[in-house]
RNA sequence: GGCGCCAUCGUCUAGUGGUUAGGACAUGAGGUUUUCAUCCUCACAACCGGGGUUCGAUUCCCCGUGGCGUCA
Repeated sequence: GGCGCCAUCGUCUAGUGGUUAGGACAUGAGGUUUUCAUCCUCACAACCGGGGUUCGAUUCCCCGUGGCGUCA
């Protein structure tokens, strides 16, 4: 340098055009307990950047950035 794949809460991830963007862990608050742990409830928190297509984009297309693989 060519080609391919990937990028979503703090972490791991679901989501193939109309979702309240969901779950688990973590964190915080409350309940239970003499205390801690466990358990239960609730809360918090996210679509890599820009552009395009579309009535509508996390989703499709292009460019970029970053990561991984492969070829030279």

Record summary
This is a predicted structure of a 72-nucleotide RNA (transfer RNA) from Candidatus Falkowbacteria bacterium RIFOXYA2_FULL_47_19. The organism belongs to Candidatus Falkowiibacteriota, within Bacteria. Rfam family: tRNA. Rfam classes the family as a transfer RNA. The coordinates come from a structure-prediction model, not an experiment, and the mean pLDDT is 82. It was read from a public genome assembly.